[in-house]
The RNA shown here (c-di-GMP-I-GGC riboswitch aptamer) has 78 nucleotides and comes from a Gemmataceae bacterium.
Of the family's consensus pairs, 95% are formed in the model.

RNA sequence: GCCGACAAAGGCAAACCGGUCGCGAGGCCGGGACGCAAAGCCAUGGAUCCGCCGCGGCGGACCGCCAGGCUACCGAAG
Numbered sequence: 001g002c003c004g005a006c007a008a009a010g011g012c013a014a015a016c017c018g019g020u021c022g023c024g025a026g027g028c029c030g031g032g033a034c035g036c037a038a039a040g041c042c043a044u045g046g047a048u049c050c051g052c053c054g055c056g057g058c059g060g061a062c063c064g065c066c067a068g069g070c071u072a073c074c075g076a077a078g
Stems, first nucleotide, its partner, number of pairs: 002078001003075002011036002016031006034064001040070003044067003048061006
């Protein structure tokens, strides 16, 4: 370094509920845990979703869909 243990310490938090913002996809806060070894960060490519219009374009959402990039805690076996 790869790798990822019925290890240790810690971390995140799906659905759902309440509040709030947004036309919407969704965001944020609180509750809540299905899960996660990058479920940390980046919309770069693809997928998906939303809005608008002049209907193939424009603008947007999502990284907890798949790739890619950057950074990082711990240390058994191999």

Record summary:
Its Rfam family is "c-di-GMP-I-GGC riboswitch aptamer". Rfam 15.1 lists 1,298 matches to the family in 717 species. The sequence was found by an Rfam model in a public genome assembly. Model confidence (mean pLDDT): 88 of 100.